[in-house]
A computed fold for a 71-nucleotide RNA from a Candidatus Curtissbacteria bacterium, annotated as transfer RNA. Its mean pLDDT, the model's own confidence on a scale to 100, is 84. It matches the Rfam family "tRNA". The family's RNA type in Rfam is transfer RNA. The sequence is in RNAcentral, with records from ENA. The organism belongs to Candidatus Curtissiibacteriota, within Bacteria.
RNA sequence: GCCUGGAUAGUUCAGUGGCAGAACACGUCAUUGGUAAUGACGGAACGCGAGUUCAAUUCUCGCUCUAGGCU
Numbered sequence: 001g002c003c004u005g006g007a008u009a010g011u012u013c014a015g016u017g018g019c020a021g022a023a024c025a026c027g028u029c030a031u032u033g034g035u036a037a038u039g040a041c042g043g044a045a046c047g048c049g050a051g052u053u054c055a056a057u058u059c060u061c062g063c064u065c066u067a068g069g070c071u
C1' cells in the first nucleotide's frame, strides 16, 4: 500500500428501513437484628461527517479506531 470483518448502555451481545432490547453491573424500595441472596421499580447507549429516503442503528461514500489476511 491492497483486501475482509467489526464499532450499539459501565461490560458482554442482539437488533436486515418505521418506538433501540437482553443479561450482568449501577441506583431506590421491600425483605433481615445486620450483611449476602431474593423480589419490585428506575437511570443509562447506535464511533465521526456527508448522501439516498417521507423515515437510517440498518443502505451508499469518506474519515477515525480496532481485529485478521496479502504483498
Stems, first nucleotide, its partner, number of pairs: 001070007010024004018054001026042005047063005